The RNA shown here (c-di-GMP-I riboswitch aptamer) has 75 nucleotides and comes from Cellulomonas aerilata. Rfam family: c-di-GMP-I riboswitch aptamer. Gene Ontology term of the family: cyclic-di-GMP binding.
RNA sequence: UCCACGAAAGGGCAGACCCGUCGCGAGGCGGGGACGCAAAGCCAUGGGACCCACGCGGUUCGCCAGGCCACCGAA
Numbered sequence: 001u002c003c004a005c006g007a008a009a010g011g012g013c014a015g016a017c018c019c020g021u022c023g024c025g026a027g028g029c030g031g032g033g034a035c036g037c038a039a040a041g042c043c044a045u046g047g048g049a050c051c052c053a054c055g056c057g058g059u060u061c062g063c064c065a066g067g068c069c070a071c072c073g074a075a
Stems, first nucleotide, its partner, number of pairs: 005073002012037002017032006035062001041068003045065003048060004
């Protein structure tokens, strides 16, 4: 240094729920809030689930796989 792994420390993210706001909706965003997360960082490429105004439509990456990128360093 790389691969694997996830102890410690520092720091990071933020489920349900509540408020505001946008959307037909699934849901998104902002604030509060923490159930959890070592990629719960990013990408809808494949599968799954979900929505619809049923279309060459959409949502979900905190469902799984894949791709890209990344902090720390004990066993």

Lineage of the source: Bacteria > Bacillati > Actinomycetota > Actinomycetes > Cellulomonas. The sequence is in RNAcentral, with records from Rfam.